[in-house]
RNA sequence: GCUGUUGUGGCUCAGUUGGUAGAGCAGCGCACUCGUAAUGCGCAGGCCACGAGUUCGAACCUCGUCAACAGCU
Repeated sequence: GCUGUUGUGGCUCAGUUGGUAGAGCAGCGCACUCGUAAUGCGCAGGCCACGAGUUCGAACCUCGUCAACAGCU
């Protein structure tokens, strides 16, 4: 330099043929307990790496940029 994959709550990941984003763990509150853990219920937290475009509508399609990983030279 070229090619490919990935980028989504604090962490690990879903979300596939465009229709106003979810799970588990972690956190907080309540219940339970003599107390703790465990368990049950609830709450909060991300507008989807960044910018632009297409569209009535984009995490999803197109273009560019950035980062990580892998391969080739």